[in-house]
RNA sequence: GCUCCUGUAGUCUAGUGGCAAGGACAUCGGCUUCUCGAGCCGAUAACCUGGGUUCAAAUCCCAGCAGGAGCA
Numbered sequence: 001g002c003u004c005c006u007g008u009a010g011u012c013u014a015g016u017g018g019c020a021a022g023g024a025c026a027u028c029g030g031c032u033u034c035u036c037g038a039g040c041c042g043a044u045a046a047c048c049u050g051g052g053u054u055c056a057a058a059u060c061c062c063a064g065c066a067g068g069a070g071c072a
Stems, first nucleotide, its partner, number of pairs: 001071007010025004018055001027043005048064005
């Protein structure tokens, strides 16, 4: 330098154009317990950036950024 893959809460992940963006762990609050732990209930928190297509984009396209794999 070229090709390909990935980018979603603090962490791991689901989501194949029409969601309130779902789940788990973590955090916070409550219940329970003599206490801790476990368990149960609830809350907070996310679509890498900029454009484009579309009535509608996390999802499709382009460019960039970051990480990874291969080739040279």